[in-house]
């Protein structure tokens, strides 16, 4: 210094032939129990890592940009 991948709910992630943001576990609430645990529902929880552009319409496409992995070159 150049390539490539990754970045979505408090965690781990799905969703990238543009059109309804989601699983699971966490948490709170509720039923089940004497009571806890499990198990069943429910509810909250998100500027899609950032700006910008294209388009009626962007997590999704284009360009810049940060952060992490990783592989290359290049000093010592």
């Nucleotide at each position: 210094g150049g390539g490539c991948c990754u970045g979505u709910a408090g965690c781990u992630c799905a969703g990238u032939g543009g059109g309804g943001a989601g699983a699971g576990u966490a948490u709170u609430c509720g039923g089940u129990u004497c009571g806890c645990a499990u198990c069943c529902g429910a509810a909250a929880g998100g500027u899609c890592g950032a700006g910008a552009g294209u388009u009626c319409a962007a997590a999704u496409c284009u360009c810049u940009u940060c952060a992490g992995g990783u592989c290359c070159a290049c000093c010592a």